[in-house]
RNA sequence: CUUGAGAAACGCAAACCAGGGGAAACCCUGGGACGCAAAGCCACGGACCCUCAGGCGACCGAAAGGCCGCCGGGUAGCCGGGUUGCCGCAG
Repeated sequence: CUUGAGAAACGCAAACCAGGGGAAACCCUGGGACGCAAAGCCACGGACCCUCAGGCGACCGAAAGGCCGCCGGGUAGCCGGGUUGCCGCAG
């Protein structure tokens, strides 16, 4: 440097429940373990989810208004990428 054992040490914690935050997606804390060798950290590319109010643009409409996209928010436990790191059979 590569690599990840029905091994060990130290770890993390899905669903669900309770409390709190948020318009929502979702997040935080505690309980709880489906899983995880980066399930540590970073929204950079893709993907997906949300969208109360506002702005811009396309379309429909006589109007009121409707609808879509972008700006915005979220997921690092969707994939890729970046970065840091524990232990060890093995190469």